[in-house]
This is a predicted structure of a 1505-nucleotide RNA (small-subunit ribosomal RNA) from an uncultured bacterium.
The sequence is in RNAcentral, with records from ENA and Greengenes.
Rfam family: Bacterial small subunit ribosomal RNA.
RNA sequence: UAGAGUUUGAUCCUGGCUCAGAACGAACGCUGGCGGCGUGCCUAACGCAUGCAAGUCGAACGAGAAAGGGGCUUCGGCCCUGAGUAAAGUGGCGCACGGGUGAGUAACACGUAGGUAACCUGCCUCUAAGAUUGGGAUAACCCGUCGAAAGACGAGCUAAUACCGGAUAAGACCACAGUCUCCUCGGAGAUCGAGGCCAAAGGUAGCCUCUGCUUGUAAGCUAUCACUUAGAGAUGGGCCUGCGUACCAUUAGCUAGUUGGUGGGGUAAUGGCCUACCAAGGCAAAGAUGGUUAGCUGGUCUGAGAGGAUGAUCAGCCACACUGGAACUGAGACACGGGCCCGACUCCUACGGGAGGCAGCAGUAAGGAAUAUUGGUCAAUGGACGCAAGUCUGAACCAGCCAUGCCGCGUGGAGGAUGAAGGUCCUCUGGAUUGUAAACUUCUUUUAUCUGGGAAGAAACCCAUCUUUUCUUGGGUGGUUGACGGUACCAGAUGAAUAAGCACCGGCUAACUCCGUGCCAGCAGCCGCGGUAAUACGGAGGGUGCAAGCGUUAUCCGGAUUCACUGGGUUUAAAGGGUGCGUAGGUGGGCAAGUAAGUCGGUGGUGAAAUCUCCGGGCUUAACCCGGAAACUGCCAUUGAUACUAUUUGUCUUGAAUACUGUGGAGGUCAGCGGAAUAUGUCAUGUAGCGGUGAAAUGCUUAGAUAUGACAUAGAACACCAAUUGCGAAGGCAGCUGGCUACACAAAUAUUGACACUGAGGCACGAAAGCGUGGGGAUCAAACAGGAUUAGAUACCCUGGUAGUCCACGCCCUAAACUAUGGAUACUCGACAUUUGCGAUAAACUGCAAGUGUCUGAGCGAAAGCAUUAAGUAUCCCACCUGGGAAGUACGACCGCAAGGUUGAAACUCAAAGGAAUUGGCGGGGGUCCGCACAAGCGGUGGAGCAUGUGGUUUAAUUCGAUGAUACGCGAGGAACCUUACCUGGGCUAGAAUGCUGGGAGACCGUGGGUGAAAGCUCACUUUGUAGCAAUACACUGCCAGUAAGGUGCUGCAUGGCUGUCGUCAGCUCGUGCCGUGAGGUGUUGGGUUAAGUCCCGCAACGAGCGCAACCCCCAUCACUAGUUGCCAUCAGGUAACGCUGGGAACUCUAGUGAAACUGCCGUCGUAAGACGUGAGGAAGGAGGGGAUGAUGUCAAGUCAUCAUGGCCUUUAUGCCCAGGGCUACACACGUGCUACAAUGGGGCGUACAAAGGGCUGCAACAUAGUGAUAUGAAGCUAAUCCCAAAAAACGCCUCUCAGUUCAGAUUGGAGUCUGCAACUCGACUCCAUGAAGCUGGAAUCGCUAGUAAUCGUAUAUCAGCAAUGAUACGGUGAAUACGUUCCCGGACCUUGCACACACCGCCCGUCAAGCCAUGGAAGCUGGGUGUACCUAAAGUCGGUAACCGUAAGGAGCCGCCUAGGGUAAAACUAGUGACUGGGGCUAAGUCGUAACAAGGUAACCGUA
Repeated sequence: UAGAGUUUGAUCCUGGCUCAGAACGAACGCUGGCGGCGUGCCUAACGCAUGCAAGUCGAACGAGAAAGGGGCUUCGGCCCUGAGUAAAGUGGCGCACGGGUGAGUAACACGUAGGUAACCUGCCUCUAAGAUUGGGAUAACCCGUCGAAAGACGAGCUAAUACCGGAUAAGACCACAGUCUCCUCGGAGAUCGAGGCCAAAGGUAGCCUCUGCUUGUAAGCUAUCACUUAGAGAUGGGCCUGCGUACCAUUAGCUAGUUGGUGGGGUAAUGGCCUACCAAGGCAAAGAUGGUUAGCUGGUCUGAGAGGAUGAUCAGCCACACUGGAACUGAGACACGGGCCCGACUCCUACGGGAGGCAGCAGUAAGGAAUAUUGGUCAAUGGACGCAAGUCUGAACCAGCCAUGCCGCGUGGAGGAUGAAGGUCCUCUGGAUUGUAAACUUCUUUUAUCUGGGAAGAAACCCAUCUUUUCUUGGGUGGUUGACGGUACCAGAUGAAUAAGCACCGGCUAACUCCGUGCCAGCAGCCGCGGUAAUACGGAGGGUGCAAGCGUUAUCCGGAUUCACUGGGUUUAAAGGGUGCGUAGGUGGGCAAGUAAGUCGGUGGUGAAAUCUCCGGGCUUAACCCGGAAACUGCCAUUGAUACUAUUUGUCUUGAAUACUGUGGAGGUCAGCGGAAUAUGUCAUGUAGCGGUGAAAUGCUUAGAUAUGACAUAGAACACCAAUUGCGAAGGCAGCUGGCUACACAAAUAUUGACACUGAGGCACGAAAGCGUGGGGAUCAAACAGGAUUAGAUACCCUGGUAGUCCACGCCCUAAACUAUGGAUACUCGACAUUUGCGAUAAACUGCAAGUGUCUGAGCGAAAGCAUUAAGUAUCCCACCUGGGAAGUACGACCGCAAGGUUGAAACUCAAAGGAAUUGGCGGGGGUCCGCACAAGCGGUGGAGCAUGUGGUUUAAUUCGAUGAUACGCGAGGAACCUUACCUGGGCUAGAAUGCUGGGAGACCGUGGGUGAAAGCUCACUUUGUAGCAAUACACUGCCAGUAAGGUGCUGCAUGGCUGUCGUCAGCUCGUGCCGUGAGGUGUUGGGUUAAGUCCCGCAACGAGCGCAACCCCCAUCACUAGUUGCCAUCAGGUAACGCUGGGAACUCUAGUGAAACUGCCGUCGUAAGACGUGAGGAAGGAGGGGAUGAUGUCAAGUCAUCAUGGCCUUUAUGCCCAGGGCUACACACGUGCUACAAUGGGGCGUACAAAGGGCUGCAACAUAGUGAUAUGAAGCUAAUCCCAAAAAACGCCUCUCAGUUCAGAUUGGAGUCUGCAACUCGACUCCAUGAAGCUGGAAUCGCUAGUAAUCGUAUAUCAGCAAUGAUACGGUGAAUACGUUCCCGGACCUUGCACACACCGCCCGUCAAGCCAUGGAAGCUGGGUGUACCUAAAGUCGGUAACCGUAAGGAGCCGCCUAGGGUAAAACUAGUGACUGGGGCUAAGUCGUAACAAGGUAACCGUA
């Protein structure tokens, strides 16, 4: 020392990306009241107009105006003053400081600590001594010449603190002799003394005491400032050294003055700094050389710290001053505002020549996202000069601009509810919120405004004066000086008066609603929002955060323990080298002693100041500033300690090794030998096929194959033994024998004495494939050929077949080279198996050692798992990793004959990629089981005609919905009008219906006329309600106004309800406990059993719920009760006949209550549950048959058109009324049905037997008419009473005789009936006539397991009627088959794999096509910097030098070396660009296939060709 979001259906882990924080010389957007204190070209070290930024001294020197003023004048001028002034010159000091910038520099540049016995130091301080005597010039000035100018030249005069000579000389220096000290014995140092050599300048003020002379003065004296020499100090520098100081090894070798020495030169000084000679060194893996980048530090920002990043302002150092070079002067420079030269650029020019250097302060142009005034003053601080006054000072101090940062203040305080109005929202006669907010009342006045007062910063120098002191001097008093600035500050006046914005509100992350939009527009830091109900876009209201600022962007640190020193990892997530030997290096056993390098103390020095921290103080506070302390974790020196490490010495044996004796083995290598198999050849036997496959074919074979036998040849590999065996470092090693050779182990002694471990580079070995040369070649077999398969099949399968496979030699050097687990040492519970050896006599057993394995505990681990053969606990060494892709690619380098290997990036792109485990789902995985799932059967569909529904098409409309299973005789259980929702046309607009309020009218009802298709519009007639005297009220019906309408319009993906399906499948869950870090598991799994998660047993589970079953209904048997409308056995009566009648209560039946079935009994099997049996009994037997009943959930399944309902849309229409039309169309396709194709049949006649329903707007007997549908008349029945009602198949007899028929009935014509306002579009039925297709139906497909299928009829709902062949019920007749679970389909449980989770209708790979992006190669082209060689060479130093100048010192000129620059040449490096070309990445719906994930349909993967 804080974390969060994001990989998944969920989980744990690994791992990246992103966010919250702080900071800033910032910029941009919106906004902006005040003050204080800081900061302000990060880019073009780009170019600069203009002004200023370094001068000063008359007390060093000579010389010396003008304007102005005064006077005079012959008006030409002159005199005085200005004035010894200004300006200029000689000379001195300064200009090397101060100020700017960061280009260069990876370096003794910087930092730190030292050294200098190898050095210098102007001005300043101290000490000592001195300051003598001469000389000749030269600027200025004057005259002249040249030039446009800048400027230059010549002649002449002159001064000095300018220059030169002589004298003096302590000391320094040079030298030689002596003496002393030191040691590496040859030098060094010190000391002493002959000798040589080297100085100087005066100025000013005052005073005459001495001296000179004439009062006074100077040559004198005093004071002071200068001067010279020497010594010392202080300050400032020069040089040297240790340590520290960026990245790249895809930069590995570099170096010729290079490394050292000697002599010489040079410098203030050491030194290859330079030169001549000699030697051959020097640096480098602890990173030389090269390349790229960069001023360094104190510090600053961040961070818990360690660190990381950075080097603005302030401070220290360095470097630079247009680019480059070299020097002069000087104490100091190789000199920002000095000089010379080359170059680039700009300016002036009379074209001949000249001038310039803002990286000083302002300012300008340019660049840029971006950075200020051409300000004031020397008042203070500091600097230069001067004795001083003073002058100069863009250093500095101030002011101006900018919210650029930090800090402070304000924009008001109190009261105030009708919770005003307005806004917004809502469940909307109302409420919530804005909100005490406002209004209103009262108070205050910071700030802004106005008026008045008004600082500190100032003390000095200097002047005047007083005083003190041996010298040096010290002190007091008074006067003078302020840019900022009339500023800060203080007082007064007025009045809430002058002052709030920005961002955000899906999660992270504080803060939510409405409207608009509709994958559009847009947002976005990450995850992600937006496709009609967006808290995520835009606006609004409200809210949150910060506030004169707020956001965004860029950058750095943090979070990130995500490079891990503190503080990480490597079996499977990224990561152990293929293996060994071994160099450097790192690490290293016991004991003793010495040393004291590391280590640990003490002390001293240093670690600049500022900064940071603490304490205190000053500005009203703070920021800011001041003082003090602490700190600066470092370095150096010194002095101690000696445990550990190190080092030296000695010693020990346990690590390691050696010797001796045995044992073991597919260890290696060379040689020899062997049998089986295969192929080939020869011979023989023998005959038609062999071979091969899922099935085939290619192939071989009558020229005799295959098969069988014998013999021969060849090459390769070694069955059984054989194993979880053995050996080896790994790769790897297997018949037998022998030679050579290596190793391991055991036992017991002896020897050496730490000799050890690891191991970067290096060296060696290294499967297979491959390469080279030469052999060999039986088998197998890339390539290739053929045959198959397939949509295709460059594959899988088959037949052949070449390299290769084998040997020798030489390369290659990679593998999923794997135990995905580096090596060594030590320690840490056990069990079992096995190999080899040892100890005892042994095959038992036991102990020990070394291996090889399995299981398990602690511990570890994300888990899986590991577990003495560790992935445990520790130590040492090596190797390797840091998100996925691009990519093990590109470029470069090395290796290779080649193939290729080793090393090994980036741009760009994504927010994941990944590991382990969990739950599901899935599998052309496995196991178990079930289902009319298959099989076994029966009957259909698919072919025909028709009916009906759908699609499609058509139409003004053919209303809408349903669409795999789970739509399609479905919504619809009944479309001529109506229905009706659709179309055309005509009408209505508070509307077709209902309610309320107000007004006004009238009873209402009813009747008739006009117009019209109707609706509607309109006219007329009749009547005048009830209560009350009346006004009026009530009821009813129109009208008008207002208020609630209406919508089969949209959204079933906003919904409720209802429904389908998986599926009447046996499943789905919960509580507690337990296990697991967790998702989850357990229970529910297992062994049995069942129709069943049904039950039993076992079990870390024990229980429970929804489902299953049962309880409910119908049917099957019996009993009881009841006995009409049903029944009729017995008795009686009667009829043509009939329960028709009396009667009966038995039977059937009706409809209520009960009984009955439970594996209860027996036997066998079984622990049990239960199963089985020609079992018994029973009406029924193992769920007796059927129904109702549908768990958790799935399909965004269906329905907004049954109904309800949110939202949206519509309101003279998408509402309502009406007429007509349409929903009935018709080249076609499909579903569901009906009728058939006939003889198990058709037709005719006759004769039986049901159940369940319906009936008053009804069912209708019966009679009559009609061929008939029906009509007319009419009894009965509100129903166990009457009617519909005839049941039909069936049975009996007759006929038809296999044909498009006496089958089949479509279609059409005619005539009718019935319903209904109305049968044209568009009803049903009847009769006559007509008589189509069709002769049993391709591929395919459906239903059904018993009273079932098949077949036969009956009834009902809807309904005026009916398109009903449909639906729902009812009964009659009444089968066949099931061996069985291999296969198809669906389902359940367990298990396994998974890269799936939208869950296999999943996921996903590669080429091609399109667009965009970055990048490699490339004939070349264009730049850049660096080095090398050669040519040339300015200025300049140095060296040389006879003629010229100069008295001299010296100079000019000339020559030489070096050199900036320029040129030439060949290379290397680097950047940009380049036709074309290579791959790569990304991009909702492109093409081709289907490689991977399941046994992924040929297991996958690695290396190689």